[in-house]
RNA sequence: AGAGUUUGAUCUUGGCUCAGAACGAACACUGGCGGCGUGCCUAAUACAUGCAAGUCGAACGAGAAAGUCAGCUUCGGUUGGCGAGUACAGUGGCAAACGGGUGAGUAACGCGUAAGCAAUCUCCCUUCUAGUUGGGGAUAGCUCUGUUAACAUGGAGAUAAUACCGAAUAGCGUACGGGUUUCGCAUGGGACCUGUAUAAAAGGGGCAGCAAUGUCUCGCUAGAUGAUGAGCUUGCGUUCCAUUAGUCUGUUGGUGAGGUAACGGCUCACCAAAACUUCGAUGGAUAGCCGGCCUGAGAGGGUGAACGGCCACACUGGGACUGAGAUACGGCCCAGACUCCUACGGGAGGCAGCAGUAAGGAAUUUUGCGCAAUGGGCGAAAGCCUGACGCAGCGACGCCGCGUGGAUGAUGAAGUUUUUCGGAAUGUAAAAUCCUGUCAGAAGGGAAGAAACGUUCAGGGUAAUGCCUGAACCUGACGGUACCUUCAGAGGAAGCUACGGCUAACUCCGUGCCAGCAGCCGCGGUAAUACGGGGGUAGCGAGUGUUGUUCGGAUUUACUGGGCGUAAAGGGAGCGCAGGCGGUAAGAUUAGUCAGGAGUGAAAUUCUAGGGCUUAACCCCAGAACUGCUCUUGAUACUGUCUUGCUAGAGUAUGCGAGAGGUAGAUGGAAUUCUAGGUGUAGCGGUGGAAUGUGUAGAUAUCUAGAAGAACACCAAUUGCGAAGGCAGUCUACUGGCGCAAUACUGACGCUCAUGCUCGAAAGCUAGGGGAGCAAACAGGAUUAGAUACCCUGGUAGUCCUAGCCGUAAACAUUGGGCACUAGGUGCCGGAAGUGUCAACCCUUUCGGUGCCGAAGCUAACGCAUUAAGUGCCCCGCCUGGGGAGUACGGUCGCAAGGCUGAAACUCAAAAGAAUUGACGGGGGCCCGCACAAGCGGUGGAGCGUGUGGUUCAAUUCGACGAUACGCGAAGAACCUUACCUGGGUUUGACAUGGAAGGGACCAUUUCUAGAGAUAGGAACUUCUCUUCGGAGACCCUUCACACAGGUGCUGCAUGGCUGUCGUCAGCUCGUGUCGUGAGAUGUUGGGUUAAGUCCCGCAACGAGCGCAACCCUUGUCUGUAGUUGCCAUCAGUUCGGCUGAGCACUCUAUAGAGACUGCCCUGUUAAACGGGGAGGAAGGUGGGGAUGACGUCAAGUCCUCAUGGCCCUUACAUCCAGGGCUACACACGUGCUACAAUGUGUUGUACAGAGGGUCGCAAAGCCGCGAGGUGGAGCUAAUCCCUUAAAGCAACUCUCAGUUCGGAUUGGAGUCUGCAACUCGACUCCAUGAAGUUGGAAUCGCUAGUAAUCGCGGAUCAGCAUGCCGCGGUGAAUACGUUAUCGGGCCUUGUACACACCGCCCGUCAAGCCAUGAAAGAUGGGGGUACUCAAAGUGGUGGCCUUAACCUUCGGGAGGGCGCCAUUAAAGUAAACCUAUUGAUUGGGGCUAAGUCGAAACAAGGUA
Repeated sequence: AGAGUUUGAUCUUGGCUCAGAACGAACACUGGCGGCGUGCCUAAUACAUGCAAGUCGAACGAGAAAGUCAGCUUCGGUUGGCGAGUACAGUGGCAAACGGGUGAGUAACGCGUAAGCAAUCUCCCUUCUAGUUGGGGAUAGCUCUGUUAACAUGGAGAUAAUACCGAAUAGCGUACGGGUUUCGCAUGGGACCUGUAUAAAAGGGGCAGCAAUGUCUCGCUAGAUGAUGAGCUUGCGUUCCAUUAGUCUGUUGGUGAGGUAACGGCUCACCAAAACUUCGAUGGAUAGCCGGCCUGAGAGGGUGAACGGCCACACUGGGACUGAGAUACGGCCCAGACUCCUACGGGAGGCAGCAGUAAGGAAUUUUGCGCAAUGGGCGAAAGCCUGACGCAGCGACGCCGCGUGGAUGAUGAAGUUUUUCGGAAUGUAAAAUCCUGUCAGAAGGGAAGAAACGUUCAGGGUAAUGCCUGAACCUGACGGUACCUUCAGAGGAAGCUACGGCUAACUCCGUGCCAGCAGCCGCGGUAAUACGGGGGUAGCGAGUGUUGUUCGGAUUUACUGGGCGUAAAGGGAGCGCAGGCGGUAAGAUUAGUCAGGAGUGAAAUUCUAGGGCUUAACCCCAGAACUGCUCUUGAUACUGUCUUGCUAGAGUAUGCGAGAGGUAGAUGGAAUUCUAGGUGUAGCGGUGGAAUGUGUAGAUAUCUAGAAGAACACCAAUUGCGAAGGCAGUCUACUGGCGCAAUACUGACGCUCAUGCUCGAAAGCUAGGGGAGCAAACAGGAUUAGAUACCCUGGUAGUCCUAGCCGUAAACAUUGGGCACUAGGUGCCGGAAGUGUCAACCCUUUCGGUGCCGAAGCUAACGCAUUAAGUGCCCCGCCUGGGGAGUACGGUCGCAAGGCUGAAACUCAAAAGAAUUGACGGGGGCCCGCACAAGCGGUGGAGCGUGUGGUUCAAUUCGACGAUACGCGAAGAACCUUACCUGGGUUUGACAUGGAAGGGACCAUUUCUAGAGAUAGGAACUUCUCUUCGGAGACCCUUCACACAGGUGCUGCAUGGCUGUCGUCAGCUCGUGUCGUGAGAUGUUGGGUUAAGUCCCGCAACGAGCGCAACCCUUGUCUGUAGUUGCCAUCAGUUCGGCUGAGCACUCUAUAGAGACUGCCCUGUUAAACGGGGAGGAAGGUGGGGAUGACGUCAAGUCCUCAUGGCCCUUACAUCCAGGGCUACACACGUGCUACAAUGUGUUGUACAGAGGGUCGCAAAGCCGCGAGGUGGAGCUAAUCCCUUAAAGCAACUCUCAGUUCGGAUUGGAGUCUGCAACUCGACUCCAUGAAGUUGGAAUCGCUAGUAAUCGCGGAUCAGCAUGCCGCGGUGAAUACGUUAUCGGGCCUUGUACACACCGCCCGUCAAGCCAUGAAAGAUGGGGGUACUCAAAGUGGUGGCCUUAACCUUCGGGAGGGCGCCAUUAAAGUAAACCUAUUGAUUGGGGCUAAGUCGAAACAAGGUA
């Protein structure tokens, strides 16, 4: 310090998530030791048991017992001493208000901080002053005697005090009054003088002394002082909600009184009507506050355990008493709930003290030791008490430290994992050798924490004690401690998580969208580095992970430090109070501001330096810091305030000007509709096309007249005006604003604006008018699968006017207002000035407005750019992921519709902006193609062939499925093929390699038996090479065993190779440069041109590659060479056949060349490229045809050609054999053949090819057969022989339009050929039979010239079997105007919400499941107040009744006390409302959920923008 995640990719916006640190934690796995810390966060729930506050005999009275000793004894006992002035108990004093716990309540002067009290108190303590005189009456304990279960309690009698009560004394105290003086901060304060009133315990203990008395000490009283503690007041700060906006009646103030330590409505009476509040009152929710702690660079954010300060509380509520102090945790009274005891009458209790128990909970310890230390209470002290505290125990809960060994050690052992089988890894790791000894264990030694007090002794001092100093002795829970030494022995001590990216670390097996993982993105559907296991590796380590929470990262609430044109975000507009901000000059002030000083900011914590525990954590010490607040001194630039000016902002006056600015009134013509009349006749109207509608009762059309309402053509514009909404015929009246010019005046009067007020399109609402046209709703007609729409015919609200509501719009420039500054250019509108002119125009300058283009700059980009989205200042509004939702609830406005304000649960990991490249569009432009059109011939109908689907079957093997499957793999299924089925066999195998044994030449051939055959058994025959003759080798067979063979089994979605298709379409890219933040662009676009990214020109591009073209083959012309098997012009012969001689001219053959290149001419284009025309030429503009297929697309096809990873089978999914099947048959489709006939059929005669094939072959002549064919075997290894008669054609005859002399299916019979074998299941021949079919619906295919059409011929495969396929030649057309539309493609451009790319994306209802939530008759609980009733304890009052230790008394009483009564009031009850939570039949919408239904709303012109 960043990273992952939206996209095909990019930049931005924006959320989500991660890496860090921390914790009073919990859970999972694991666990050696020690130190220091820390430990009920939940139920302020309930508590058994023990302990946690006592002490003082030097305040007081009284005072045992057990036991023991002694005496006496009637032996039962009794007396005395000691025990002992002890114990228990009581009176009295002090303490118990501290210490310890908890955080329920509290949003408050509670806390923090800084001040104040001239408005206060303070036990004990310090210092000082003065005193401590003299009396009285009681009472507890105790004794006697009652009540009672208990707790308790009554009566009588006696007694003490430092208990209680009078009296004396008295000032410098207090209260009241008077006077003097001084000070201050308003009330006032201090000092001094004076008058009146107002107290005490002659106490306890020592020492000296006979005593009196003296003295010491502890107390006590009064006063002063300090310290400590407490109380009160004030400034500032202190959570969230405005969907809480008004609150309050002792309330706010005054006078008087009461009360308090003290001010005060603290309380009361009276008077006034105030007080608080948008700078947030009141109400609601939550919460103890702080020092600090965690985090963070900081600013901040979170938090308030442990330690420290303050507050509050003590079962819940109320109350006072005592006291210096309490409204009192371990005190009291009352009420309530709960628990316990009870004799039922009554009583007792309060762990939020320490332990501990139950409960709750994910979760939090021992019913320990000790007062040795520190601290506290009491005491003169010893001492006693102390669950404060010091220690120990439990818990890896946290932090820190240590260890689990060190060195050497390669055959790189074994094992394990993996492997390409060679190896590699674990790994110096282990073993082994040599060492060390921390911790734990055993044994021994052994601190510091301890100094006081006290006792004893000594010294000083005193009359003496007390007092002071010194020495010795005494005191340790922890503690069997820390620490040290010795002993033995590597011996007892390592785990957890992760390993796809973020994020360090990889492989094998298993699993197969299952099981599972997951913080985010996401893994898993048969090769998972992501699941589970193994190995290995990485990280941390007595821990490691997970979960939870907080801060950080997050500049993601932005003070530091964000934004608002399009991403979320400018209010619809104006006016304007409060508020914020504010021109210029001088002076004053010093509030803000700045500087110095003072006080405070507790300690601890943090930081720095040093020190102590072996180190560290931890502890100690010092400094810094504590960013704050207060006081004070100074400065005066800026801001503020006050005063006085100024004119540049703002405004006023004068003149001129433009304008659909507003309101009201008047008025005009065109058009439309209606009414009346005339003319006139059959339609009109409407649409894509129609129909509804209208019209013979006379429409439409046309003419005349009239009526009505609404809107104002042309002018008209990127024009003008207005704050916005908005404003348009003309005229008039009234009226607002604006601009320009020049002077004068006022003198900052300004800008903005929360709340508020006003205006505010259309639609809508209320009331009354009006209503021509248009037109929601509605009706009808169409369209359609439907059509509650788009289109048409009608048509009501409404649109118009008046009055009043509503208050919203894409109210948009999606851009708030104001001021200032920052290049220009060019239009338009309104002024002014200048030059010039007779005048006008023009031109120049300037002010205001309104547009366009552009510099700098800004921006994510698009874009904005003096009319800013630039640079600054001021003010307002608004935003903080998407959805839920502008919804719900509440409030408020409205007649209603609805508006304004405005959430949450839940859910997703995105949603979004701009731009890029593609793809797509029922977008556009240009162009091409048998794409259409123009033609010719077909298919679709029939019969048959063939392939496919389907069905059937034991099997009908498998694959191929739009184009790009379907006469396709298959260039040929009777057996074989063959992969399928049935049955029968074999198991190292039909086939390959290796080992051992035996045999032999093998192979082959012949043959017998069984069998369907495979197979099994038997017979015959048979020996290659070398040789040292022993044998060895090669080959083959049989047998045995194991490695292995084998698989047309699966996966073409694991693959190679090959292939189809877009498409023979013209495209696809790269390097460098340049542009852009970037994806990318440019080049490759543009203007021409081409079959072509072909070429030319231009250009921030310049070049290059794969494609195109060319090079290759063939064909068309010519030439050279060559001349057999080919040829025959000339010559000769001839059986008349190039047959023979001769020849190679020609044809031809097969080789090498030539030729064509827009080369030439004309012409078009600015030029070039190129096009058009022409000449010559066999051929002319790539001459025709072929081969040749860019980057890529379709997870296209093929594991059944072959190869191959993985998986599967191994007496079977291998292999052999026989038979069957692939040939089935209701049907559907593709592709063909033959036809339907006369351009024809049949018969007879007759002419002309090319290209191929042939020795396991082609086969001639001849003969036989009607024929298929048979026989025969010349010739030919082929320019020689054969297949081989080409057919259509031509000539002639016949048929005469019919189911025929067309057509030939089907069937019967008879045959031929091939073959081991034609039954299932071949082809062909002959005779007979003679079906459908008379040109084929919707639709659809091929073809542009030697092409279509038509005619035959050959070949591959093959024993046999083409209507298929591949070739060959013969005859030989028609048509193309043209590119609007169909299909496909190319380029440019445009839109896009698509990128799996339109076979895309995506919306809503309905149906199903789940989830949260709103409403709801109600129901249940909680809360605070109000009113009333009743009213405990207590306190205050008291006029009634009763009563009498101290004091007074006139002796009667009084003061005093009790009871009662009154006031107040907790709890309780009643009543009506309110707030809040839970729940509720039913109901509303919302969200989520691989493959449900209906449609097709949006994205392209999304098919009606």

This is a predicted structure of a 1505-nucleotide RNA (small-subunit ribosomal RNA) from a metagenome.
It matches the Rfam family "Bacterial small subunit ribosomal RNA".